[in-house]
Context: one part of a larger RNA
RNA sequence: CUGUCUGGGGAAUGGCUCGGCUCGGGCGCCGAUGAAGGACGUGCCAAGCCGCGAUAGUGCGUCGGGUAGGCGCAAGGAACCUGUGAUCCGACGAUGUCCGAAUGCGACUUCGUGGCCGCAAGGCCGUUCCGUAAGGAACGGGGACCCCCGGGAUCGAAGCAUCCUAGUACGGGGAGGAAAAGGAAUCAAUCGAGAUGCCCUCAGUAAAGGCGAUCGAAGAGGGCGUUGGGCAAACCGAAUCCCGCAUCGAAAGGUGCGGGAGGUGUGGUGUUCGGACUCCGGCACACCUUCCCUCGUGAACGCGAUACUCCGGUGGAAUGCCGAGGCCAAAGAGGGUGACAGCCCCGUAGCGGUAAACGAGGAAGGUGAUUCGGGGUCUCCCGAGUAGCGCGGGUCGGAUAUCUCGCGUGAAUCUGGGUGGCAUUGACAUCCAACCCGAAAUACGUCCCGAGACCGAUAGCGCAGUAGUAGCGUGAGUGAAAGCUGAAAAGUGCCCUUGACGGGAGGUCAAAAGCGCCUGAAACCAGACAGUUACAGACCGAUACGGCGUGGAAGCGACGAAAUCCGAAAGGAUGGAGCAGCGUCGUAUCGUCCGUUUUGAAAAACGGGCCAGGGAGUUCUGAUCCACGGCGAGGUUAACCACUUGAAGUGGGGAGCCGUAGCGAAAGCGACUAGCGCGCAACCCCGCAAGGGGCGAGGCGCGUCGUGUGCUCGCGAGGAGUCGUGGGUGCGAGACCCGAAGCCGGUCGAUCUAUGCCUGGGCCGGUCGAAGCCUACCGAAAGGUGGGUGGAGGACCUAACCGGUAUUGAUGUGCAAAUCAUUCGGAUGACCUGGGCAUAGGGGUGAAAGGCCAAUCGAGGCCGGGAAUAGCUGGUUCCCCUCGAAACCAGUCGCAGCUGGACCUCGGACGAGGCAGACGGUGGGGUAGAGCGACCGAUUGGGCGCUUAGGCGGAGAAAUCCGUCGGCGUCCUGUCAAACUCCAAACCUGCCGCCGCCGUAGACUCCGGGAGUCGGGCAUCUGGGGUAAGCUUGGUGUCCGUAAGGGUGAGAGCCCAGCCUGCGGUUAAGGUCCCAAAGUGUCGACUAAGUGCGAAUCGAAGGGAGUUCGCGGUCUAAGACAGCUGGGAUGUGGGCUUAGAAGCAGCCAUCAUUCAAAGAUAGCGUAACAGCUCACCAGCCGAGAUCGUGGGCCCCGAAAAGGGACGGGGCUAAGUCGACCACCGAUACCGCGGAGCACCGAGAGGUGAUCUUGUAGAGGGGCGCCGUGCGCGGGUGGAAGUCGGGCCGUGAGGUCCGGUGGACCGCGUUCGAACGUGGAUCCUGGGAGGAGUAGCAGCAAAGAGCGGCUAGAAUCCGCUCCGCCGAAAGGGCCAGGGUUCCUCGGCAAUGUUCGUCAGCCGAGGGUUAGUCGGUCCUAAGUGUUCCCUUAACCGAGGAACGCGAAAGGGAAGCAGGUUAAUAUUCCUGCACCGUGCGGACCCCUGCUUGGCACCUGACGCAUCCGGGUACGCUGAGCGUCUACAUGCCAAUUCGCUCAAGCGCCGAAGCCCGCGGAGAGCCGUAAUGGCGAGAAGUGGGUGAAUGCGCGAGUAGGAGCAAUCUUCAGCGGAUCCCGGGUGCCCGUGAAAAGGGUGUCAAGGCCAGUCCGUGCGUCCGUACCAAGAACUGACACAGGUGCCCCUGGGUGAGAAGCCCAAGGCGUGU
Repeated sequence: CUGUCUGGGGAAUGGCUCGGCUCGGGCGCCGAUGAAGGACGUGCCAAGCCGCGAUAGUGCGUCGGGUAGGCGCAAGGAACCUGUGAUCCGACGAUGUCCGAAUGCGACUUCGUGGCCGCAAGGCCGUUCCGUAAGGAACGGGGACCCCCGGGAUCGAAGCAUCCUAGUACGGGGAGGAAAAGGAAUCAAUCGAGAUGCCCUCAGUAAAGGCGAUCGAAGAGGGCGUUGGGCAAACCGAAUCCCGCAUCGAAAGGUGCGGGAGGUGUGGUGUUCGGACUCCGGCACACCUUCCCUCGUGAACGCGAUACUCCGGUGGAAUGCCGAGGCCAAAGAGGGUGACAGCCCCGUAGCGGUAAACGAGGAAGGUGAUUCGGGGUCUCCCGAGUAGCGCGGGUCGGAUAUCUCGCGUGAAUCUGGGUGGCAUUGACAUCCAACCCGAAAUACGUCCCGAGACCGAUAGCGCAGUAGUAGCGUGAGUGAAAGCUGAAAAGUGCCCUUGACGGGAGGUCAAAAGCGCCUGAAACCAGACAGUUACAGACCGAUACGGCGUGGAAGCGACGAAAUCCGAAAGGAUGGAGCAGCGUCGUAUCGUCCGUUUUGAAAAACGGGCCAGGGAGUUCUGAUCCACGGCGAGGUUAACCACUUGAAGUGGGGAGCCGUAGCGAAAGCGACUAGCGCGCAACCCCGCAAGGGGCGAGGCGCGUCGUGUGCUCGCGAGGAGUCGUGGGUGCGAGACCCGAAGCCGGUCGAUCUAUGCCUGGGCCGGUCGAAGCCUACCGAAAGGUGGGUGGAGGACCUAACCGGUAUUGAUGUGCAAAUCAUUCGGAUGACCUGGGCAUAGGGGUGAAAGGCCAAUCGAGGCCGGGAAUAGCUGGUUCCCCUCGAAACCAGUCGCAGCUGGACCUCGGACGAGGCAGACGGUGGGGUAGAGCGACCGAUUGGGCGCUUAGGCGGAGAAAUCCGUCGGCGUCCUGUCAAACUCCAAACCUGCCGCCGCCGUAGACUCCGGGAGUCGGGCAUCUGGGGUAAGCUUGGUGUCCGUAAGGGUGAGAGCCCAGCCUGCGGUUAAGGUCCCAAAGUGUCGACUAAGUGCGAAUCGAAGGGAGUUCGCGGUCUAAGACAGCUGGGAUGUGGGCUUAGAAGCAGCCAUCAUUCAAAGAUAGCGUAACAGCUCACCAGCCGAGAUCGUGGGCCCCGAAAAGGGACGGGGCUAAGUCGACCACCGAUACCGCGGAGCACCGAGAGGUGAUCUUGUAGAGGGGCGCCGUGCGCGGGUGGAAGUCGGGCCGUGAGGUCCGGUGGACCGCGUUCGAACGUGGAUCCUGGGAGGAGUAGCAGCAAAGAGCGGCUAGAAUCCGCUCCGCCGAAAGGGCCAGGGUUCCUCGGCAAUGUUCGUCAGCCGAGGGUUAGUCGGUCCUAAGUGUUCCCUUAACCGAGGAACGCGAAAGGGAAGCAGGUUAAUAUUCCUGCACCGUGCGGACCCCUGCUUGGCACCUGACGCAUCCGGGUACGCUGAGCGUCUACAUGCCAAUUCGCUCAAGCGCCGAAGCCCGCGGAGAGCCGUAAUGGCGAGAAGUGGGUGAAUGCGCGAGUAGGAGCAAUCUUCAGCGGAUCCCGGGUGCCCGUGAAAAGGGUGUCAAGGCCAGUCCGUGCGUCCGUACCAAGAACUGACACAGGUGCCCCUGGGUGAGAAGCCCAAGGCGUGU
């Protein structure tokens, strides 16, 4: 590592079902007599559900039923009830807290708080409407259904606007058990019908419609169900009605009295066969009630088989089975009972029973009084802003011709009016509007009952359990999981062990099934065993062989296994007991997951970590095709009805539909039953056969006919349809499943945030120094300058506080879904902030960023329309067989999509030809190539000629000439063309002939059903574009796509080759040294570069005395070429030039001589010479030399990570060229066996050389799960499921054996489906790897020792030391939380470790108020009622009345003590407020009610001054503590006390008296003040605070006795008083209190004393680095407020310390 086994874990599977779903039937409102729905209570112990309601655990009363037990779920303990009949069931009553329409008033708080009546118990007090009144009604709720009003959008139209979705969703109002509609001013069509509603049909018709998408009736017909009435008016005119009382009656009702309504008319009559009116004639009925009688329906419930618990086995148990025997049945539905029960139990069939109530009939009583028919018709009546009309809108199928609304206009009166599908007129037909009621048939399902080819716990409702629960969210809203011990709890006594949990042993049980307990799969985990192992080196396998293990059963085997041998095989021989199979390991060969998307995927394209369960083409209407079935010129019913035990079934029902005739726009007209021919099959004849002939259904053609004024044409005509079932397909519906962003509607949100309003709060400290004022100086003045004073400011610095600049720091699975650190901005203002309140979604708010409006914003959240739509992505589930594509053409707002054609498939018709190939014949063609002295158009160099009308230059006086460039012509020379061709292939192609192939086993063609495809790719050849591309775009063809196998190292498209299956052989491409099967094969060459070892996988221009093989020229024994030796001269230093120029600066000339040869010199060199070479000549040498050109191989040219590649090793061949012989090598080919398919055949069977790959796709046949009917079986002697193993089948699968399990299951066939999973970043659950990993460290402080408790201590407790905070990390309080507080007992979980501890678990306890707060008042604002507005609701506006602040206003308490936990609440002491009563005193109107007037309550910011206090510091004194033997000294600690009342002190300011001043005086911090009276002086008024009492047996210190006193300094941001400045800002209201006055009433006040009352609600605890808000015991956030000691310091900064608190950043 693999496998098995034994367990764990987990909860699939199977079985079960108190639940659901669907359908059918029944039934159908509740409420002021207080509903629906809730809250809170209620039990002996009581948290939840359920019941009940202070009469409160299924409760109380009465009646009925019923019988032995009962006290709900619920099992426990305790106590009770019950034959005096409980519990239980039914009917009727009683009680019924609080909220809720909610109704005395009020409320955010299911709470608070009144008035009246009454002795009390208790009752009454809402709004609106009706009514004269008495009195009555309504309000709110309800699942769907119903009516009215208002009314979207997505979507569809492949876009979109009319249109559609749709009058749908949704909103508003209203009603009922149904609602609505409804008795023709209706239809119809010359016939007629006779209210309305609903069903079928008419009919997808008429009609509407960008005449698009779509939409869409009615009359008639068939059915269900039936039902008709009343007013107004004409005429009469109180004949009427209501209330109370009395009386009769059972009631209905009658009578009497009184009061009232009513003349704007109660009542009678009357209502379209018109009536009134008038005349004539006739009849006795209609309705109401129920004391009584009869019958029926009707609650709980009763009877209900003389029917086995019969015998023996099995078993824990019998109802099963075996053996042996019975019975009942108007009952063999079903359920239960220890396994499957007609006869055990409940029941079942059948029969019975009754209270209330209801119904029917009888009988009796009562009411009403007229009603019906006919005749007459001078007269009267018959519904008005109506009918109609115009304009405009909505709606409808309604088109000019639906219905309706608004505005305007506006009739008639029976001699009238409406309607009859344009209008008008006249006929004809029909009806009578403008008033009302109204059953049934119909709709729905909160509820009750029943049923099921529905589901069976991831299913079925979201819910089979405390489910709309837990949880989440501010809220609207959202929303789970979770079933099973056993027959019976018999739910494990006692013992051992442990601190305990637990474990062991033992017991119960049929079995531990042992409490989240039936079965108990898989992933996953552990152990044991088998195999294997330090090999190796990857998709994990397949095949073959081998080792080890296993091999009981199911499979083979003594009827002979393995092994070996013979045979082509079948088989046989030998052999004598194992084998097949399985597990594992090894070796060898081959082999890159699955699905998808793609031209192409192992892909470094996407999806998938694993397992289990769930998970996707369904259903309906109508259409069409095929198959099968019925009937057939016909076929068929729909709604509905009848029968029926029945949702079955049978029968009826012919309305209607399709067909039977077509043509035409229509009016309209209206067809061959055969005239002729061809001809398949069949049949007949001839023939042995091949074949021929006849006839010939169906088929084809001609003719003929019908119709059409498109007439040589179109359509049609010689009868086949229709109904059903199954299947295929398309339309409409969500339409195969999952998936948007969005659009619209209605609602919920301003606890976040934006802005505003109301009411409160906050801002240490320091600095600068505006105006004003004073003063000095200057100035005539205006004014200026200096010095002071002063204290302004969107001033400055800097804390709190607010913010968030930079590090683009840290963090970035964080401390944190925005934090931390440092730094930084504002910090008296347009400042910050608490509480209350307002603004809401196309809306708000916005100093404006599209910012913010609850972690959401270029249009919030939630729910709904809704399964929106998605031409886009993904997924789409068992098997086998047959055939098998397309990535092209055309159109398209078309290019990611569709439609048609082409291509595929299935079926049918016809009936004989068809065709890719080869060859020949005969036509067609203008490409490759080539050519251009053949056109056309380009084009190199040169010669000659021409060019006076080409340009330029020159000469000349000019004519003209010359030169040059250009042009033209011609000749020579050199080149080109897709749109040039004098030429011209290969090749392609029409037709014909012949060969070949296919075809009667049915080709070709045609018709019908179903598709898919319309992204293609590569290679060869050939074009266009492009520098090029594995580029792009054409043509052609083969492959891939959809194709495996062999080769090519590997590699879709290349080469070979087209695959059913097994075995054997032969070859192809390609290979044969090793890897690695086959030659180190043979012969001849080349290469020296590792060139190369390549079909193709680069290598150029250019170069090479590399080498090899050709061809040609020249020289060469008359001596070549090379080398060596020698010569290389003379005229002359040629002339010129030059300073010089001598062969060699330059110019000119370049001769001649001697020679074997030697340039007036090819180089080097010199200033110039000189000098050295060369050319050239000779000698030596002795054979080829040299030049050019071509072929082969090779070299250079030649650059990028390793030796990084010939596939590798390696090779001198194992490279390259040529020739040859062998061998290897595939699923090809051959042979044999088998399968399928096709065809033939009646079958048996046969044949297949010419059948077997396959994506999209078409067609066919099967397997499996679940259920139904029928038939047949299995099962406690062990079903299903599950685990392991064997066998069978091509496969889906099937079957057998063993274990587990403990009650159901299967086979065949028919029918029917929520029917098959690996995938969808699928859904749910479980469990892995990651991983004993990250984290539990990091910012801000820190711990250590000893002791204790304990089973156990770093963490708990104690002590000691150490450390930290200290404008907090201390103390007090709101909001919020909701018991967290305290005590005891615990440690399974929670606590990031531990835990004896705890904000955890369990139990018990704890919150005490006249004076704290609420309660009262009003603010912004908000509510109710009414009015108005609105279709309605909401909302706005108006009025009245309320509500609205635990930080505003406001009657009153302090100190000490006390508890484990409360205290301004209890206690002690001393106070005070309001109010009732009594008494006393004193005074004299101070009282009450109503009105009026005024004051108070009552208010900004800034700044300054004054008076105080808190507090602190210093010093003295006293006491105490510690160290030391003692004392003293030194050091440390302590020294305090309220409110109210009374008294005293009494500042500033103000008022009054006196006073009487300017060349001024007084005064301030500053400004300032003064004859309208300064200074000065006296008095009054007037604060905090202070002093005394309160006050000590209190508190503090000390063991105790005892003590508890003074002084000074500083000094607030706290308290009180006052001044000044500023404002485009002027800084709440009410309750309450007070004063005056008027009127009425009245004689009340005040003080003191005494005595009562002061209810109700809050009060625990936290208030945060663990109790709030952030999912957390979270480094964040949270109002202040409120307090704030010492040192340093300006300071509330920073640092250090005190009190106090921490060391828990758990």